[in-house]
RNA sequence: GCGGAGGAGGAUGAGGUCGCGGGCCGCCCCGCCCCUGCGGGCGCGGUCCGAGGAAAGUCCGGGCUCCACAGGGCACGGUGCCGGGUAACCCCCGGGCGUCGCGAGGCGACGGAAAGUGUCACAGAGAACAGACCGCCGAUGGCGGCUCUGGCCGCACAGGCAAGGGUGAAACGGUGGGGUAAGAGCCCACCGCGCGCGCCGGCGACGGCGGCGGCACGACAAACCCCACCGGGAGCAAGGCCGAGCAGGAGCGAGCGGCGGCCCGCCGCGUUCGAGCUCCGGGUAGGCCGCACGAGGCGCCGGGCGACCGCGCGCCCCAGAGAGAUGACCUCGCGGGCUCCGCCCGCCACAGAACCCGGCUUACCCUCCUCCGCGGCC
Numbered sequence: 001g002c003g004g005a006g007g008a009g010g011a012u013g014a015g016g017u018c019g020c021g022g023g024c025c026g027c028c029c030c031g032c033c034c035c036u037g038c039g040g041g042c043g044c045g046g047u048c049c050g051a052g053g054a055a056a057g058u059c060c061g062g063g064c065u066c067c068a069c070a071g072g073g074c075a076c077g078g079u080g081c082c083g084g085g086u087a088a089c090c091c092c093c094g095g096g097c098g099u100c101g102c103g104a105g106g107c108g109a110c111g112g113a114a115a116g117u118g119u120c121a122c123a124g125a126g127a128a129c130a131g132a133c134c135g136c137c138g139a140u141g142g143c144g145g146c147u148c149u150g151g152c153c154g155c156a157c158a159g160g161c162a163a164g165g166g167u168g169a170a171a172c173g174g175u176g177g178g179g180u181a182a183g184a185g186c187c188c189a190c191c192g193c194g195c196g197c198g199c200c201g202g203c204g205a206c207g208g209c210g211g212c213g214g215c216a217c218g219a220c221a222a223a224c225c226c227c228a229c230c231g232g233g234a235g236c237a238a239g240g241c242c243g244a245g246c247a248g249g250a251g252c253g254a255g256c257g258g259c260g261g262c263c264c265g266c267c268g269c270g271u272u273c274g275a276g277c278u279c280c281g282g283g284u285a286g287g288c289c290g291c292a293c294g295a296g297g298c299g300c301c302g303g304g305c306g307a308c309c310g311c312g313c314g315c316c317c318c319a320g321a322g323a324g325a326u327g328a329c330c331u332c333g334c335g336g337g338c339u340c341c342g343c344c345c346g347c348c349a350c351a352g353a354a355c356c357c358g359g360c361u362u363a364c365c366c367u368c369c370u371c372c373g374c375g376g377c378c
Stems, first nucleotide, its partner, number of pairs: 001374009013332006020050008028041005052350001056361002059359005064235004076231005081095005096110001097108004111226002116224002118220003133165002135161003140158002142155005173191006192215001193213003197210005239289004248280005255269005296316005301310003333347006
C1' cells in the first nucleotide's frame, strides 16, 4: 500500500428551562351511609422511567392462551454431511467434504441416480450403454496399370478407425511409450477414477495405507420418487373477570309519572292488551385483567477450542399505551454559507415499540477497536 475476519457505539459534545406519556408516594375533591374501607377525578405536588440495532419484513422457532385429541396408519408440509449448543429452530458453534481465492478466508438444501419413472432445449454425424460431417487408413476384398509372376504402384468401391478438426453446458479418462494399414486401455508406466474389499486412525462425517478393476458405470431428486427425522389448529382483536340500557323470563301488583315544594286541578301511561316495583340468567356498549420480574440485564469468577453453561457472587428494575407520549427552546462548542458589526443553516444515515422472547433476512451517514493475509521498501 492493497485486502480478509470480527466487535463496540450510533437524538446529538456539555449544560439549562418548559412541555408530553406511564409507574409509585403524598395532599385535595367527589360517590357508595358519616367514619373504616373501596372506587373515581381532564385537580395539585414530589420522585423514577420513557424507542431500535434493526423496534422493519412477518421468513423460521418457542413461551403463553383457547379449541381439538385412546393408539396406529395414510395424505400433506418441512428438514436432510457429522458431532455439539439451545426451551426450540430452516438458528449458532466446532469439524468433514466439495468449490473459489497466491493467501487471510468466502460460498455450499451437502441423504439416495447400484429401486423405478421422466427430462437433457439449440447446435451437432452422434446426448446414454450414442456416433462418423471433415478427416486418417485401405492390411483384407474389389477395380485399373506395370511386371523379372516373387510382387509393386494407383483409385478410394466395399470396408476399417476414432488419433486430429468441428458442434455443444456436457462427446464415454490424461501424458508418454509400445503397437498398427491407420488407430484405439489394444498393451505398458505414471497420474486420475471406481470398489456393496481389507487393515489402521477417528464418537462420527471422513481420512491414510494396501489390494482389486483397464475404466464399465453422464447430469438433474429447490423433477416425480425412495429413505430417515420432525410437524394438531388458531392466534393477545388469544383468552379471562365485571357489566349499564333495550328485549326476554318469574313474582308482587292498582296505581305510576309530569306541571320547581304542598293541596286542588289538568295532562299522559295503565288496571282483560298489566303501568310501576323486585328478582333471574345469557350478554351488547363500556370497564378491568392478560401487560411488563423475565428462557431478564450488567460486571466479576469458574467450566468449555467455541456456540454456550453455572440454584457461583455482587449490583439493577429497564417504555408500554387510547393502534395517539418521547417534543420545543436557550447558552457554550463544532461544521458550513453570506450582504463577514453580525446574521442564517446544520450537528446528520436507516428508521418509530404495541403480548413477549431466541434467530434469520433486509435497510443504513459515520466513528472507534482487535486479530490476520499478500506485496513493496528500510